[in-house]
Order: sequence, then C1' cells, then structure tokens
RNA sequence: GCCCCUGUAGCUCAGUGGUAGAGCAACCGCCUUGUAAGCGGUAGGUCGUCAGUUCAAACCUGACCGGGGGCUCCA
Repeated sequence: GCCCCUGUAGCUCAGUGGUAGAGCAACCGCCUUGUAAGCGGUAGGUCGUCAGUUCAAACCUGACCGGGGGCUCCA
C1' cells in the first nucleotide's frame, strides 16, 4: 500500500429500513439476625465521525478515524 471483518449503555453482545434492547455491573427497595444468593424497580445511549440515498437510516452507499486479521513490499 491492497483486501476482509469490526465499532450500539460502564463491560459482553442482540437488533440488517418504521418506538434503540438484553445479560452482567451501578443505584433503590423486598427477602434475611446479617452477608451472599434470589426477587422487583430506577438510572444509564450524539448507535465511531462527516456526507449521500430515502417519506423514514443503528441498518443501504461513499470518504475518513479507531480496533482485529490476511496479502504484498522485493533487485
């Protein structure tokens, strides 16, 4: 340099055009003599950035940025 995969909540991930979600973690409560476990609830998001397509984009297209992998560098 080229190609492929990937970026969504603090962490791990789902969601592949039409209301942004789960588990764990955090906080509050229930339960318990108390803790853990269990149960209920609350909060937590510019969906990497910019532009394009569309009535409508996390999702499709392009460029760029970050992460991972492969190929190449040659004379």
The RNA shown here (transfer RNA) has 75 nucleotides and comes from an Actinomycetales bacterium. Its mean pLDDT, the model's own confidence on a scale to 100, is 81. Its Rfam family is "tRNA". By type it is a transfer RNA. Its family is annotated with triplet codon-amino acid adaptor activity in the Gene Ontology. Lineage of the source: Bacteria > Bacillati > Actinomycetota > Actinomycetes > Actinomycetales. The sequence was found in a public genome assembly.